[in-house]
Bacterial RNase P class A from uncultured Pseudolysinimonas sp., 369 nucleotides, folded computationally. RNAcentral holds the sequence, with entries from MGnify. Model confidence (mean pLDDT): 76 of 100. It matches the Rfam family "Bacterial RNase P class A". Rfam links the family to the GO terms dimeric ribonuclease P complex, tRNA processing and ribonuclease P activity. By type it is a ribozyme.
RNA sequence: GGCCGGCUAGACGGUCGCGUCGCAUCCGGUUCGCCGGAUGCGCCGAGGAACGUCCGGGCUCCACAGAGCAGGGCGGUGGGUAACACCCACCCGGGGCAACCCGCGAGAAAGUGCAACAGAGAGCAGACCGCCACGGCUCCUUCGGGAGGCGGGGUAAGGGUGAAACGGUGGUGUAAGAGACCACCAGGGGCCCGAGUGAUCGGGCUCGCUGGGUAAACCUCGCCCGGAGCAAGGUCAGACAGACACCUAUGAGGCGGCUCGUCUCGGUGUCGGGUAGACCGCUAGAGGGCUGCGGCAACGUAGCUCGUAGAUAGAUGGCCGUCACGGUGUUUCGGCACCGUACAGAACCCGGCGUAUCGGCCGGCCCGU
Numbered sequence: 001g002g003c004c005g006g007c008u009a010g011a012c013g014g015u016c017g018c019g020u021c022g023c024a025u026c027c028g029g030u031u032c033g034c035c036g037g038a039u040g041c042g043c044c045g046a047g048g049a050a051c052g053u054c055c056g057g058g059c060u061c062c063a064c065a066g067a068g069c070a071g072g073g074c075g076g077u078g079g080g081u082a083a084c085a086c087c088c089a090c091c092c093g094g095g096g097c098a099a100c101c102c103g104c105g106a107g108a109a110a111g112u113g114c115a116a117c118a119g120a121g122a123g124c125a126g127a128c129c130g131c132c133a134c135g136g137c138u139c140c141u142u143c144g145g146g147a148g149g150c151g152g153g154g155u156a157a158g159g160g161u162g163a164a165a166c167g168g169u170g171g172u173g174u175a176a177g178a179g180a181c182c183a184c185c186a187g188g189g190g191c192c193c194g195a196g197u198g199a200u201c202g203g204g205c206u207c208g209c210u211g212g213g214u215a216a217a218c219c220u221c222g223c224c225c226g227g228a229g230c231a232a233g234g235u236c237a238g239a240c241a242g243a244c245a246c247c248u249a250u251g252a253g254g255c256g257g258c259u260c261g262u263c264u265c266g267g268u269g270u271c272g273g274g275u276a277g278a279c280c281g282c283u284a285g286a287g288g289g290c291u292g293c294g295g296c297a298a299c300g301u302a303g304c305u306c307g308u309a310g311a312u313a314g315a316u317g318g319c320c321g322u323c324a325c326g327g328u329g330u331u332u333c334g335g336c337a338c339c340g341u342a343c344a345g346a347a348c349c350c351g352g353c354g355u356a357u358c359g360g361c362c363g364g365c366c367c368g369u
Base pairs, nucleotide, nucleotide: 001366002365003364004363005362006361007360008359010323011322012321013320014319015318016317018045019044021042022041023040024039025038026037027036028035029034047343051354052353054352055351056350057349058348059229060228061227062226071225072224073223074222075221076090077089078088079087080086091105092103093102094101095100106220107219111218112217113214114213128159129158130155131154132153134151135150137148138147139146140145167185168184169183170182171181172180186210187209188207189206190205191204192203193202194201195200233280234279235278236277242271243270244269245268246267247266251265252264253263254262255261287306288305289304290303291302292301293300294299324341325340326339327338328337329336330335
C1' cells in the first nucleotide's frame, strides 16, 4: 500500500411518560367461578438490517387418482439443507505481480429472427484499389517488343473500411492466385488410452473439417412448481332476518250477509349465513452458545448450557446531568465553548438475497522497503 473475514451499534445516573405480565388496594358487576375499571409497586420491552417483500419453507384453509397441456422458474460439477434463485468445495473462462475478485457459466454444427456507423461486400459474403493473362483500339519502337485506355473474364496473396471480412507463418504450385497441395502452429470433429464420483484435465492416432455474435430474442434440452394467505383459520356468548317442531287450541281478528275457503296474529325450544366484539392462533423455534466427534468446507451429530416484546391503529419515548468518541473554533497548552453520535424500526414464524448505515474495534493473508 492492498485483499478477506468477524464484532459493536454510545455508557451510567436521575426524572416524566407508554405497552404486556405479576402482585396489592379501591370501585362497579356477578351465574360466587370470577369479570371490568382506576391507582400504586415490581419484572421485562426492537434490529443487524426488524426494511424492501425479491426468492425458499413451516403453519392454516381450499382443491387434488394418475399422467399430460398451458403458464412460470432454474441451468458448469459434486455436496449441504426443510427448501431455495442461498451456502461450501472444485472445474472452466476473464482480471490482478499476489492475497483475491468477477461470471444471472446448458444448447448458436436443429430451425427462425436481429445487428448502428463505416465499407465494394456482413453470413454458405464480397472485385473499390491492386494483381493476372485474353481480345479489340491508339501511340511509340533499335521490329524483339513496350506504353496507355476499353471490353468481357480470372484472382480473396496485398491495400483500404469495420467490433468482426470465412484460420496463421513459410513453401510448392500458378498467367496471377487460393488448404488446391505440403511442413509447422492454433482451433474443431471422430476413435482410443490414462487421472478424477464428476464438471474437466493430460496424451496418442486420424479427418484439411476452419462452419462469427446474440438464447435477461423466439426456440431446443434437462429438472422443479396446485391456489390463497395470520385480514390464514378456529372458539365463545349475545342481538337480529329467517327455518323447523311443539303448545296455547276444535283460539282471536281481517275479507265475507253466513258456511266453506283464505290471510294474519302469541309463547317455548332447537338451528341459525354474514357483520361487529372478545378470546385462541401468538411466539420455544429447521433457536443461540461452548465442548467433543465426522467432514477441506458448507454442515451434521452427541453432551452440557442459555433464555421474559407480543402491541391491534399499533407501546418500546422525551428531558436533564456526568462521562466516552469524532469534528469545528479558541487557548495563557492546563483546558474551555459549540455541534454531531448513523440507517432505521417488530405485527404469524423461520432460512436467504438485496439495499441503507455516524463511527469504532479485532483477526488472518498478500505485495514492497